[in-house]
C1' cells in the first nucleotide's frame, strides 16, 4: 500500500413453499396458541456424492443431492450480493 485471502461489525437488498384439517385452551368475535395428521420448500445449520484442487497416505471441495433440523400469511430468519469501516495473513 489504488494488490491479493480469510475473519468482525453496521447499513442495504434478499427467493421458494398450505395464513390446510381434526382436537383442546383462550376469546363476544376476528383470531391466536398447542398436540396430531397430510401436502409442500431450500438459500440458517447438518449430511451424501462428486466436477476440481493440494502438502497425493490422505484430505479440502458446491447455488448439486437430501430433507435430520429449519421453513410454507405478516413479523422473525435468510444462503449469497454491494456499500462502510476494523484488524490478520500473504506479496510489493
Nucleotide at each position: 500500500u489504488a494488490c491479493g485471502g480469510a475473519c468482525c461489525a453496521g447499513c442495504g437488498g434478499g427467493a421458494g413453499a398450505g395464513c390446510c384439517c381434526u382436537u383442546g385452551c383462550a376469546g363476544c368475535g376476528a383470531u391466536g396458541c398447542a398436540c396430531g395428521g397430510c401436502g409442500c420448500c431450500g438459500a440458517a445449520g447438518g449430511a451424501g456424492c462428486a466436477a476440481c484442487c493440494g502438502c497425493c497416505c490422505c484430505g479440502g471441495a458446491a447455488a448439486c443431492u437430501c430433507u435430520c433440523a429449519g421453513g410454507c400469511a405478516a413479523a422473525c430468519g435468510g444462503a449469497c450480493c454491494g456499500c462502510u469501516g476494523g484488524a490478520c495473513c500473504g506479496g510489493u
The RNA shown here (Glycine riboswitch aptamer) has 92 nucleotides and comes from a Sphingomonadaceae bacterium. Its Rfam family is "Glycine riboswitch aptamer". About the family: This family represents the bacterial glycine riboswitch. Its mean pLDDT, the model's own confidence on a scale to 100, is 78.